[in-house]
RNA sequence: AACUAAGAGAGUUUGAUCCCAGCUCAGGAUGAACGCUAGCGGUGCGCCUAACACAUGCAAGUCGAGCGAUCGAGCCAGACAGAUUAUCCUUCGGGUUAUGACGACUGGUGACGGAGCGGCGAACUGGUGAGUAACACGUGGUCAACCUGCCCUCUUGACGGGGACAACCUACCGAAAGGGAGGCUAAUACCCGAUGUUGUUCAAGCCCGAUGGGGCUUGUUCCAAAGACGGUCCUGCCGUCGCAAGGGGAGGGGACUGCGGCCUAUUAGCUUGUUGGUAGGGUAAAAGCCUACCAAGGCAAUGAUGGGUAGCUGGUCUGAGAGGACGAUCAGCCACAUUGGGACUGAGAUACGGCCCAGACUCCUACGGGAGGCAGCAGUGGGGAAUCUUUCGCAAUGGACGAAAGUCUGACGGAGCGACACCGCGUGGGGGAUGACGGCUUUCGGGUUGUAAACUCCUUUUCUGGGGGAAGAAUAAGGUCGGGAGGAAAUGCCCGUCCGAUGACGGUACCCCAGGAAUAAGCAUCGGCUAACUUCGUGCCAGCAGCCGCGGUAAGACGAAGGAUGCAAGCGUUAUCCGGAAUUACUGGGCGUAAAGGGCGUCUAGGCGGUCGGGUAAGUCACCUGUGAAAUCCCUCAGCUUAACUGAGGAAGGUCAGAUGAUACUGCUCGGCUUGGGUACAGGAGAGGAGGGUGGAACUCACAGAGUAGCGGUGGAAUGCGUAGAUACUGUGAGGUACCCCGAUGGCGAAGGCAACCCUCUGGCCUGCUACCGACGCUGAAGCGCGAAAGCGUGGGGAGCAAAGGGGAUUAGAUACCCCCGUAGUCCACGCCGCAAACGAUGUUCACUGGGUGUCGGUCACAAAUAUAGAUCGGUGCCGGAGCUAACGCAUUAAGUGAACCGCCUGGGGAGUACGGCCGCAAGGCUAAAACUCAAGAGAAUUGACGGGUCCCUGCACAAGCGGUGGAGCACGUGGUUUAAUUCGAUGAUAAGCGAAGAACCUCACCUGGGCUUGACAUACUAGUGGUAGGAACCUGAAAGGGUGACGACCCUUCCCUUCGGGGUUGGGAGCUAGCACAGGUGAUGCAUGGCUGUCGUCAGCUCGUGUCGUGGGACGUAGGGUUAAGUCCCGAAACGAGCGCAACCCUUGUCGUUAGUUGCCAGCGGGUAAUGCCGGGGACUCUAACGAGACUGCUGGUGAAUAGCCGGAGGAAGGAGGGGAUGACGUCAAGUCAUCAUGUCCCUUAUGCCCAGGGCGACACACAUGCUACAAUGGGAGGUACAAAGGGUCGCAAUACCGUAAGGUGGAGCCAAUCCAUAAAAACCUUCCUUAGUUCGGAUUGAGGUCUGCAACUCGACCUCAUGAAGCCGGAAUCGCUAGUAAUCGCGGGUCAGCCAUACCGCGGUGAAUAUGUACUCGGGGAUUGUACACACCGCCCGUCACACCAACCGAGUGGGGGGUACUUGAAGUCGUCCUAUCAAAGGGCGCCGAGGGUAACCUCCGCAAGAGGGGUGAAGUCGUAACAAGGUAGCCGUAGGAGAACCUGCGGCUGGAUCACCUCCUUU
Repeated sequence: AACUAAGAGAGUUUGAUCCCAGCUCAGGAUGAACGCUAGCGGUGCGCCUAACACAUGCAAGUCGAGCGAUCGAGCCAGACAGAUUAUCCUUCGGGUUAUGACGACUGGUGACGGAGCGGCGAACUGGUGAGUAACACGUGGUCAACCUGCCCUCUUGACGGGGACAACCUACCGAAAGGGAGGCUAAUACCCGAUGUUGUUCAAGCCCGAUGGGGCUUGUUCCAAAGACGGUCCUGCCGUCGCAAGGGGAGGGGACUGCGGCCUAUUAGCUUGUUGGUAGGGUAAAAGCCUACCAAGGCAAUGAUGGGUAGCUGGUCUGAGAGGACGAUCAGCCACAUUGGGACUGAGAUACGGCCCAGACUCCUACGGGAGGCAGCAGUGGGGAAUCUUUCGCAAUGGACGAAAGUCUGACGGAGCGACACCGCGUGGGGGAUGACGGCUUUCGGGUUGUAAACUCCUUUUCUGGGGGAAGAAUAAGGUCGGGAGGAAAUGCCCGUCCGAUGACGGUACCCCAGGAAUAAGCAUCGGCUAACUUCGUGCCAGCAGCCGCGGUAAGACGAAGGAUGCAAGCGUUAUCCGGAAUUACUGGGCGUAAAGGGCGUCUAGGCGGUCGGGUAAGUCACCUGUGAAAUCCCUCAGCUUAACUGAGGAAGGUCAGAUGAUACUGCUCGGCUUGGGUACAGGAGAGGAGGGUGGAACUCACAGAGUAGCGGUGGAAUGCGUAGAUACUGUGAGGUACCCCGAUGGCGAAGGCAACCCUCUGGCCUGCUACCGACGCUGAAGCGCGAAAGCGUGGGGAGCAAAGGGGAUUAGAUACCCCCGUAGUCCACGCCGCAAACGAUGUUCACUGGGUGUCGGUCACAAAUAUAGAUCGGUGCCGGAGCUAACGCAUUAAGUGAACCGCCUGGGGAGUACGGCCGCAAGGCUAAAACUCAAGAGAAUUGACGGGUCCCUGCACAAGCGGUGGAGCACGUGGUUUAAUUCGAUGAUAAGCGAAGAACCUCACCUGGGCUUGACAUACUAGUGGUAGGAACCUGAAAGGGUGACGACCCUUCCCUUCGGGGUUGGGAGCUAGCACAGGUGAUGCAUGGCUGUCGUCAGCUCGUGUCGUGGGACGUAGGGUUAAGUCCCGAAACGAGCGCAACCCUUGUCGUUAGUUGCCAGCGGGUAAUGCCGGGGACUCUAACGAGACUGCUGGUGAAUAGCCGGAGGAAGGAGGGGAUGACGUCAAGUCAUCAUGUCCCUUAUGCCCAGGGCGACACACAUGCUACAAUGGGAGGUACAAAGGGUCGCAAUACCGUAAGGUGGAGCCAAUCCAUAAAAACCUUCCUUAGUUCGGAUUGAGGUCUGCAACUCGACCUCAUGAAGCCGGAAUCGCUAGUAAUCGCGGGUCAGCCAUACCGCGGUGAAUAUGUACUCGGGGAUUGUACACACCGCCCGUCACACCAACCGAGUGGGGGGUACUUGAAGUCGUCCUAUCAAAGGGCGCCGAGGGUAACCUCCGCAAGAGGGGUGAAGUCGUAACAAGGUAGCCGUAGGAGAACCUGCGGCUGGAUCACCUCCUUU
């Protein structure tokens, strides 16, 4: 010091919100694998798959100090033989002595090698995890039921004999492996005898102990042995190692046992040696371990038996913990060794590198027969996503043998390979801004890469070269010295000291010197989660993706680049585990509506249990003892430079065992108590149940009467019934069913359910008061019983109703809704079924916690009694407080606060389905999965939108009216068609007489043809260019264009000349030419945009601040009561205020006034004319145009509670906004426009640009929209005559006059306009003709002739004249406009414009109506409320069949295989028993029991394949319908039954999780 101390969330369902719930992500980990990349070192780790098959080498030997032989270098000895040399002698031939080389022989010793007998070892070490759910493992006990080689210690002993067998030799067999036969031989091999300390067997006695055990004494039975080496005072002793019989120990093993640790009940019953006993056998040892006999037991819901999976543990990973997952490396135990069986040997095995047998496989073979077992270390093949060297060494540690040296040791120590993991180091450090070049980007200014680089100074870990250089090695053997015990002494033994050989790794770690920034950075990501952003490419393609999701031409999401972020010699991906996940909830969840309360009761096991005491001490608590191996984790210290790693010490770890104690609580036991519960007594209410009987109403049928043409039915009809007499009416009778009123949020019952009345039997409940029992209680898995409707069986019954069925309607169809019939059934008896929205969607019981108000049944008290009020017990409703709840809501009848027990839930779909089992006559029920698929699915509430929901209000919305359109002809626009082109856009309302306020050319965008290329137009640069720019004229051509070209400049400036006029010259500008940037585009995208516009809609709405309420989305404000054209105003109110809209301010018009008076006006005055404001004048009037006044519910009556206001009246030119206009909130429709304009991006660049000629936009079977003119007499023609307003006019309007039938022409007074002109207004009015006719209506069409504009009227203009004279006689379904100076009708003007296709558009005035009861209906809009499965918002959503494609699973005639037991049969090796050879033993043979394996048979179970069949899921723009969501157009749903292409329909019963309206009851507020 180790103790306390440790806990993060996010994304995704929705238009938005809260919540239930799932999916996904961020973290950590790995024996990993894959992709890209890679400098070094240390330490670890490395076939998870085929317990698949294995070539080759090695992995267990050792001892000669147990034994006999054999080969045998060298050495020793011996006897031979004798070279040489020396000596002496010599007859000089040679001899003696000594020396004794070389050689062979004998004996001894003897390194080494191979084999044998013998001993020990080989049962250790090492490998693997197949099997095993078991006393296999872990942990704690027990053996009085056991064994133990080597080791330690103690006691005693080791005497005397004997015969063999290998090796070897001989002769043989066999291809081999091998084999037998004869003969010789040794031992620590084997055998016999003796002894018997001890031990053992039996017997007797005594003692102790815990029953069985132990000890002692005596007798009795049986059992031993071996030597080798060394020393010596040497034949006797001693020492060491061995040997034998025992006792004890240590360590090892064996057996038994409590407890603990997987899944499955879709495995519920299992068991015959099974459970126990007796006797025997067997083992080291208890035991059915085995056998015989006897008994009939044993196990199991606390999960037996069966099936599946799995070696177990220390521990490892994760986690805050509790837990969860795992069981590589290291350590303990177990099991296995090619598969199965078996024993032998031995202390130990049923034996990995032993044996026997059987099976499969491989190899050898002479075919007769043999051999083999890497899950030892390397290695090979195979399998696989995937896992290493056929290495070095016994130097260290450990093991076997040996006295030892030593030998052996793929244990082990090392090295090698692999980023597989962990740890450490490096790839440089400081300075360095012209912020370089380059890259990328850009708003073109810049920004960024970036102090990064270059450059400069420094360092040298690493690297290269050179040099030095460890630790790991010691008690080796042996020796020196010293000491000790013992001995006669010595060897020897023990202790200490000093010497002492030995290193695989490896010249490695480490150190020093020199050199030089030198040798060393990648990977992933960058839409959110999640740190990090831009450009280009691509264009729902290619691709990405963990979830949500990106990609359809401006992609931060794909690919690339630049940049950035993260980690780093690694980084990502994949796989798996834990975490997050409180998402199985012990810690720590839930069940009214989200998944989830059993349909209801009763009861067993089980769980839980009132109050006061005594005892006990099982649970519980305290302390102690033992144990919980080591390693690991944690703490401290220490060793490698650090760390990883390692060492030392400590701490920790338990549902463990034992001992002692405590006794509050629980348990057990004993004794009490009465409050829980029960019993007795007295009352009470009730559709509680069962059986029997009785009644009236209605209905149908039958009969009778009376009576006549219909009845019935519906939205409307028809089928049906009826003249053979129905319906309606009356009477009589029959039959079956159900019980009106009372009647009720009423009563009873456990639930289902129960309703006329009476009788009988019977269950439960409530109240009261005393008495008694004395915890007898609560809950309740299984079990048992009850259990609506439908349905089933048998037998009855059958009036009405009514699945199925028939018919009639409706409809596109109508297997339906509606109608007419109608069978099962509905009813009864008996027996089944067991399913409902069996619901309060709320289990049962107990206790506690504010109230108010009804109702049902009792009681108390006051009282004579009733009513009323009060108290109390038990039920049953409503409203509400705290509290709870996601919210809705619940709220003493809890969904509040607690307690007990049971049931149930864990994403949606697949599916309450398949398979299996149980039940059922069947229908079917109960129990109950998986594959696959999706990122959802659900609840409550919010805002909208919608409803064939409700309420209120409003609009020419309807109605009431007037006039039209739709029919005709023509005009114009569109569609379609056609075309070389018929340019483009606009397409319900909100396109279609629209863009276009005017297409013959132009316009023009289209087509055909001809041309141009810096361009028709802009800017800038470079170069050139005075005979330059310009350009008369000419050629060609349809034009554009192309070609030639007389003449011939301008501005600024330098210098020169000059007759001073000017000329020449230099440089530049302009222009032109050439070139280069660029121009140009009515090319694309209105779904990239600006601007503008349409529409809802001139509808009354749309919002904000603060505040309040709500977890929140949101609400209030803005709802309510009145009122208004209006969210206009008022009242009141958790709102108070404010903004954009409304209104007002603006323009115009209606009345008056003031000012002013020309070009307007003319009353009065004057003048003048044929006539006229013509003139002088005038400002009165009209008018003009500027300023004012005026109208405000101001006044008044009524109404309204009051206010706001409304109705009426007065006055007034005008009255309640006086009329009209301009003015268009937040927003909606990706509405319209890139072709008005602007603009991003893309595209074209001798063309998609530009110029020109001609054509086209004008076509024409047809369809639609908008108009004009008509169809006539309210009219048409002719003649006469009256009255406007508002605009326009100099490239213009044009008068008088003349010509022409006219269009028009000639001509040109006047007018830049209150002056002149167009200019005539028309309808109206007066007169006249026409007289109902396809006309004197109507004017199309066509012919002829003209006029005008214009370069030009062919395609393709308008107008005029004459002639022609079509359809059309008021228009089907349908549909449009309009509420007053409006509709209708009449003309006039203007813009555009040369002209005009204008009947269009925009304006102006003239004449001038009808109608509105009103809001039921249609359409549009506003507000409130309600339902919703819609939110792209009903043009929504969505269901099922069918068709196609794919996927998984089920069934399946059959078929293939695995596993299992059973029966019968066969039966190897081998143990055991028995018999024989034969006499002991051994061996062999025969028989018997058991027995692996094989065969046959039926069966159980699992897996695979499969024709075919049925359903499920997914997909895409298929087909048919429209079932559900709104009252979804027949309310829906549940159960059941029948039917039908399909969703579904219908019957019966049930539910509200049904809208709307009305009524009742109850409650709340005033």

A computed fold for a 1566-nucleotide RNA from a Candidatus Bipolaricaulota bacterium, annotated as small-subunit ribosomal RNA. The coordinates come from a structure-prediction model, not an experiment, and the mean pLDDT is 82.